[in-house]
Context: one part of a larger RNA
C1' cells in the first nucleotide's frame, strides 16, 4: 500500500458538534490539481534490451533503453480547486392547518390492597399435589362503616400513537422539544458524514436526606428429596417510591450505522391534503409514518425484498480461527462496586 467483508466473527448504546473527507445546476475569470510539449539534472557500476571478445557459459567490453509526488519555460481548459456573478431542485424560512403515552414541573380522582378503630358475628382461617410453618376463643377470617398510608394506573388499547436511542399510558393546568401537511411567498447550496470534545443514556448498584402499602435479593422457618445451601409454602431487610449527586452497563436487538439516488407489485393500518358526493360514509390521486405477502435481483443457507439484506455514491465505525481473554500489566475515569483502552506466553 493492495485484498475479503460486518442480520448470525465484525455497526460505536444514542445524540449533537470541532478538525477532516466528500459536495447541486449555470456562466465568467484563473491555471493550484490535472494533461502535452520543451530546459536542466538523475555519476559510472548493477538490472533490462540489441550487441561483441575470451571454443561455451559464467565474466568482460560497447550502444541503447529505463528510473523522479524532480526542474525551466511554453501551451491545453474536459474534470477538480480557487475567485466572482447568478439559479431554484437539496436544505432552511414563512403562514394556515393537524396528530401524538415526546419532555418537565405542579394538581386532582377512583379502584385495589395493608394497617387502625367502631359495628355485627363465631370457630376456623391460610396455604399446598398433599401438608405443615403462620394467623385465630386476649374473638381471626368472611361482612358493613370511618380513617391513615404508599405504590401502580383496570375498561379504552391497537397487528395503533411518539421519541435519537434508553424508553414513554389515569385525569386537568402550566412551560417546552420534535414531527407531518398544504401554499410554493422569501433566503439562496446555507449540504451529507463526523476522530476527538461534550450531552443523554433501562434494570442493578452507591452517597446523603425523606418515604415505606405491596412485592421482594440476603435471612429465618415449614414442606419435598438420599441430600435440597433450589423450584413449593409461612414471614421478611435492603431494594423497588421520592429529592439531589453518582454509576454508564444490557440480548442497550431489527443481533441489520447516518444520510442521498435508482429499481415490478398485492393487502392492512395510522396523520394529513386533494377530487367524487347531499354526506364526516364509499371511492380515486397525493404526501408522510407502520405491519403482512411477495417480481426482479441479493445470499452459504435461513431469509431479505421501495421500511433491501437489490443497484449505485459519501463518510464514520469495527472483523480477521478456537480457547487463554474482554483476562494481565499500564494508563484515564469512579466513593465504591467497577467501567473505558487492552496484549503476550501457552494448547488445540
Nucleotide at each position: 500500500c493492495u485484498g475479503g467483508g460486518c442480520g448470525u466473527a465484525a455497526g460505536g448504546g444514542c445524540g449533537u458538534c470541532u478538525a477532516g473527507g466528500c459536495g447541486g445546476u449555470u456562466c465568467g475569470g484563473u491555471a493550484a490539481g490535472u494533461c502535452g510539449u520543451u530546459u536542466g539534472u538523475g555519476a559510472a557500476a548493477u538490472c533490462c534490451c540489441u550487441u561483441g571478445g575470451c571454443u561455451c557459459a559464467a565474466c568482460c567490453g560497447a550502444g541503447g533503453a529505463g528510473a523522479g509526488u524532480c526542474u525551466u519555460g511554453c501551451g491545453a481548459u474536459a474534470c477538480u480547486g480557487c475567485c466572482g456573478g447568478g439559479c431554484u431542485u437539496g436544505g432552511g424560512u414563512g403562514u394556515a392547518g393537524g396528530a401524538g403515552a415526546g419532555g418537565a414541573g405542579g394538581g386532582u380522582g377512583g379502584a385495589a390492597c395493608u394497617c387502625a378503630c367502631a359495628g355485627a358475628g363465631u370457630a376456623g382461617c391460610g396455604g399446598u399435589g398433599g401438608a405443615a410453618u403462620g394467623c385465630g376463643u386476649a374473638g381471626a377470617u368472611a361482612c358493613u362503616g370511618u380513617g391513615a398510608g404508599g405504590u401502580a394506573c383496570c375498561c379504552c388499547g391497537a397487528u395503533g400513537g411518539c421519541g435519537a436511542a434508553g424508553g414513554c399510558a389515569a385525569c386537568c393546568c402550566u412551560c417546552u422539544g420534535g414531527c407531518c401537511u398544504a401554499c410554493u411567498a422569501c433566503c439562496g447550496a446555507c449540504g451529507c458524514u463526523g476522530a476527538a470534545g461534550c450531552g443523554c443514556g433501562a434494570a442493578a448498584g452507591c452517597g446523603u436526606g425523606g418515604g415505606g402499602a405491596g412485592c421482594a435479593a440476603a435471612g429465618g422457618g415449614g414442606a419435598u428429596u438420599a441430600g435440597a445451601u433450589a423450584c413449593c409454602c409461612c414471614c421478611g431487610u435492603a431494594g423497588u417510591c421520592c429529592a439531589c449527586g453518582c454509576c454508564c452497563u444490557a440480548a442497550a436487538c431489527a443481533a441489520u450505522g447516518u444520510u442521498c439516488a435508482c429499481u415490478u407489485g398485492g393487502u392492512g393500518u395510522c396523520g394529513g391534503c386533494c377530487g367524487c358526493u347531499u354526506a364526516u360514509a364509499c371511492u380515486g390521486g397525493u404526501c408522510g409514518g407502520u405491519g403482512c405477502c411477495g417480481a426482479a435481483g441479493c445470499u452459504a443457507a435461513c431469509g431479505c425484498g421501495u421500511u433491501a439484506a437489490g443497484u449505485g455514491a459519501a463518510c464514520c465505525g469495527c472483523c480477521u480461527g478456537a480457547g487463554g481473554a474482554g483476562u494481565a500489566c499500564g494508563g484515564c475515569c469512579g466513593c465504591a462496586a467497577g467501567g473505558c483502552u487492552a496484549a503476550a506466553a501457552c494448547u488445540c